Source information:
The RNA shown here (Bacterial RNase P class A) has 342 nucleotides and comes from a soil metagenome. The model forms 95% of the base pairs in the Rfam consensus. It matches the Rfam family "Bacterial RNase P class A". Rfam classes the family as a ribozyme.
């Protein structure tokens, strides 16, 4: 110089005026004066988990829907830490949805002989067989798949040896399966041995196989409760009026008074003190645990956090809480700070 990873801040100060909680004082109950708190790192997507509420629920299974290399962490998680594998980079490092392709089914576009019971275009090759010969071969039947070619991908690589040319045909080194043994809790890695070696990819393609998953969600839900309408009980009164077309009994149905309990308007709660945040000590490579101390940090529901003025710089970037938390992914001017590479 060029780069990699991690953390952190994102105007600052002073003034007047305002808007929302809270806490004291007054009140004529309308309020007024005083304190004091009052957006983020992403408060956002609303993708993932949980907390909390209602509601369903014996146990189990199907459907479905996730999730996938080991182990730890945690309320859990798809997060995060640590390790194995694999890939890229000189390195620091960074990226993988990483289980099964020998249960089954499917698909592989153009190209090309052939995309998977195989085959064979251009060539090798003339052993073996037929035929013609000038006895050198020559066609065709065969034999091969080493080299050419197509293709994203071609039936293990490379070499020796073999052969008629070739072939795991037969060695040797590498892959690759089976067995065994050592290191490691495990993924897994490394040794010895064995088998000449097979069925190419593809599972964010259906499927298998292994763990998880009950629904709705603060408009969740309790809880107080008018007006009006309209239920359902009791006692009165006229011993009425209508109705069940002759009448009587009987039924319904109408009046006043009083209770009951349900729902709607409106209101209180849920609601912010919590898997809290700081510092400091211990345990752990680490996530994070566990003790102490210490601090209170927004709570609205037409819905607040704002608006002018000065002053200074390096001139201010994404973006506004809505029941909470824990992560993930997205956006973001500009600064600062630390390990480290090359």
């Nucleotide at each position: 110089g060029a780069g990699u990873c991690g953390g952190c801040c994102g105007g600052a100060c002073a003034g007047u005026c305002g808007c929302g909680g809270g806490g004291a004082u007054u009140u004529a109950c309308g309020g007024a004066u005083c304190u004091u708190c009052g957006a983020g790192g992403a408060a956002a997507g609303u993708c993932c988990g949980g907390g909390c509420u209602c509601c369903a629920c014996a146990g189990g299974g199907c459907a479905g829907g996730g999730u996938g290399c080991c182990a730890g962490g945690u309320a859990a998680c798809g997060c995060c830490u640590g390790g194995g594998g694999g890939g890229c980079g000189c390195g620091a490092g960074c990226c993988c949805a990483c289980g099964g392709a020998a249960a089954g089914u499917g698909c592989c576009a153009c190209a090309g002989a052939a995309a998977a019971u195989a085959u064979a275009c251009c060539g090798c090759c003339g052993a073996a067989g037929u035929a013609c010969c000038u006895c050198g071969g020559u066609a065709c039947u065969g034999g091969u798949a080493a080299g050419g070619g197509u293709g994203a991908a071609a039936u293990g690589g490379u070499g020796c040896g073999g052969u008629a040319a070739g072939a795991g045909c037969g060695c040797a080194c590498c892959g690759c399966g089976c067995g065994u043994c050592u290191g490691g809790c495990a993924a897994c890695a490394g040794g010895c041995g064995u088998g000449g070696c097979a069925g190419g990819g593809u599972a964010a393609a259906c499927c298998c196989c292994a763990c998880c998953c009950g629904g709705a969600g603060c408009a969740a839900g309790a809880c107080c409760a008018a007006a009006u309408a309209g239920g359902g009980g009791a006692g009165c009164a006229c011993u009425g009026g209508c109705g069940c077309g002759g009448c009587c009994c009987g039924c319904g149905u109408u009046g006043c008074u009083c209770c009951c309990g349900g729902g709607u308007a409106g209101g209180u709660c849920g609601c912010u003190a919590g898997a809290g945040g700081u510092g400091c000590g211990c345990g752990g490579c680490g996530a994070c645990g566990c003790g102490c101390a210490u601090c209170c940090c927004a709570g609205a529901u037409g819905a607040a956090u704002g608006a002018c003025u000065g002053u200074c710089c390096a001139a201010g970037a994404c973006a506004g809480a809505a029941c909470c938390c824990g992560g993930c992914u997205u956006a973001c001017a500009g600064g600062c700070c630390g390990a480290c590479u090359c």